[in-house]
């Protein structure tokens, strides 16, 4: 002085007034319905309430049992109601560290796929090089060497690619080439030791070098019925179907002409009960895998045990406004104190900031969004 | 409140790993006409909705956001 890590908080605190919604108790009103009013006491958003990605509960539906399909998962051990989460590890990468991060089974079960380049892309390949033969031509007395051609060999060089079938040496060879040796790196396969385990340390053996890619299709393993409080129970208008049962259908039930009767017109259906559904209301709806605080195991994550404490339930949807003072950051001015100065530290006026976003049936996670300060751990490097 | 799908140029859409993304309308420029339109020639326009990650190599598969859009209450 740079840096990693974790945890806790929250409209920055406090007070005043005026409001909005739950419950409770008291009074009062009249339509008596736990229905209005008014007063007191009390509770009243989050760490993410959010995206609606997993997991559950809970609730209705389907289910004799298994197979397919389909779908998530995917190091190991634990935790947990459960998980695709958490925690401690192991491997791998990155970082000098603290730490960080990883969809991390299998390519040695098969099938596919690699554009352009390139001679060739997967038991491949022979374009230049390199070398052997074997024919023409030159040169040369010859051995010989040049060159063309045509046949082979040949993965060590060059060249192309994201990628070319372990490195490097020494021998071998006509040139080479795990051909064949020594070291290295890697696999498989045993064997000794730690480790509950993934693995990790040693050692032996095999020339065994096997290429990428499953967020390609597949294979192993595990694991899953569907649907969501608009699940779902209950109470129950008004219109309109249903069922029933009484009258009536021209010898007229019922209606209209203000109550009645009479005329008089219309006139095939009216009446009453009854069951289902919607509108509407009530419930499920908030005491919970629940908070906190000690204890005791355990590295943790979490479990037990005792104490304790009740903490939002609204529905065109409650949880705010003012207003005062305090503190906290930035900006301006200017003052004081340290220093050679950059600068740092204090305290005074004035102005302005204060975040992301707000339950809707609950609980565990995860992932995103985020202003501010505050507490605790660690590293590294400079000085004392 | 719960569930689905979609996003490529101004506007419609193709493309499901391989070099610079196809088309069609429109737009802008010639040519044609007297002049316009309609034809024909050309060109211009793309952050494949943003970041990330597999992969040699992403529009295209995975993941998070972001924006839009449809559906569920009851009876038949």
């Nucleotide at each position: 002085u740079g840096a990693c890590c974790g945890g806790a908080c929250u409209a920055a605190a406090c007070g005043a007034u005026c409001g909005c919604u739950g419950g409770g108790c008291g009074g009062g009103g009249c339509g008596c319905g736990u229905c209005c009013c008014c007063g007191c006491c009390u509770g009243g958003a989050g760490g993410a309430a959010a995206g609606u990605c997993c997991g559950a509960a809970c609730a209705c539906c389907g289910c004799a049992g298994g197979a397919c399909a389909g779908g998530a998962c995917g190091c190991u051990c634990c935790a947990u109601a459960a998980c695709g989460u958490g925690g401690a590890g192991u491997c791998g990468c990155g970082g000098c560290g603290a730490c960080g991060u990883g969809a991390a089974g299998g390519a040695a079960a098969g099938u596919g796929c690699a554009g352009c380049a390139g001679a060739g892309a997967g038991u491949a390949g022979a374009c230049c090089g390199c070398c052997c033969u074997g024919u023409g031509c030159c040169g040369g007395a010859a051995a010989c060497g040049g060159u063309a051609c045509a046949g082979g060999g040949u993965a060590a060089g060059g060249g192309u690619g994201a990628a070319a079938c372990g490195g490097u040496g020494c021998g071998g060879u006509a040139a080479g080439a795990g051909c064949g040796c020594a070291c290295c790196a890697g696999u498989u396969u045993c064997c000794c030791g730690g480790g509950u385990g993934a693995c990790c340390g040693g050692g032996a053996a095999a020339g065994c070098u096997u290429g990428g890619u499953a967020a390609a299709c597949c294979c192993c393993g595990u694991c899953c019925g569907g649907u969501g409080c608009a699940a779902g129970a209950c109470c129950a208008a008004a219109u309109a179907g249903g069922g029933a049962a009484a009258c009536g259908c021209u010898u007229a039930a019922g209606g209209g002409c203000u109550g009645u009767c009479c005329g008089u017109c219309c006139g095939a259906g009216u009446u009453u009960c009854c069951g289902g559904g919607u509108a509407g209301g009530u419930u499920g709806c908030u005491a919970g895998a629940g908070g906190u605080g000690c204890a005791u195991g355990g590295c943790a994550a979490c479990a037990u045990g005792c104490a304790u404490c009740c903490c939002a339930g609204a529905u065109g949807a409650a949880u705010g406004a003012u207003c005062g003072u305090u503190g906290a950051c930035c900006c301006g001015g200017g003052c004081c104190g340290g220093g050679u100065a950059a600068c740092c530290g204090g305290g005074c006026c004035g102005g302005g900031u204060a975040a992301c976003a707000a339950a809707a049936u609950u609980c565990g996670g995860c992932u995103u969004a985020c202003a501010g300060g505050c507490c605790g751990g660690u590293c590294a490097g400079g000085c004392c | 409140g719960c569930g689905c799908c979609c996003g490529u140029a101004g506007c419609c859409c193709a493309g499901u790993g391989g070099a610079u993304a196809a088309g069609g309308c429109g737009u802008c420029a010639g040519c044609c006409u007297c002049c316009g339109a309609a034809g024909c020639u050309g060109a211009a326009g793309a952050u494949c909705g943003c970041u990330g990650g597999u992969u040699c190599g992403a529009u295209u598969c995975c993941a998070g956001c972001c924006g839009g859009g449809c559906g569920c209450g009851c009876c038949a």

Two RNAs folded together computationally: RNase P RNA and transfer RNA, 460 nucleotides in total. Model confidence (mean pLDDT): 78 of 100. Rfam match: Bacterial RNase P class A.